Annotation: Predicted 3D model of a 91-nucleotide RNA (Glycine riboswitch aptamer) from uncultured Garciella sp. The sequence is in RNAcentral, with records from MGnify. The prediction has a mean pLDDT of 83.
[in-house]
RNA sequence: AAUGCGGGAGAAACCAAUUCAAUUUGGGGCCGAAGGCGUAAGUUACUUGCUUGCCACAAGGAAUGAAACUCUCAGGCAGAAGGACCGUAUU
Repeated sequence: AAUGCGGGAGAAACCAAUUCAAUUUGGGGCCGAAGGCGUAAGUUACUUGCUUGCCACAAGGAAUGAAACUCUCAGGCAGAAGGACCGUAUU
């Protein structure tokens, strides 16, 4: 890492119309733990200052840069399913 098994949170079974049907459409509300955007320290080279020159130091913007943080695009808000992550077995 893959697969099997076990555990695994949050948030309206909201409102209106419609439908055989939570089916479809519209409306505002809410959640963060599939996936995705964003980012800190650090790192890298560069520019400027300092210096005879280099090193070091200081300043500057750039690239790179994690998450369970942040955003809420996607997804979700009874049950089922899904589910980051954890345990376990096998390869």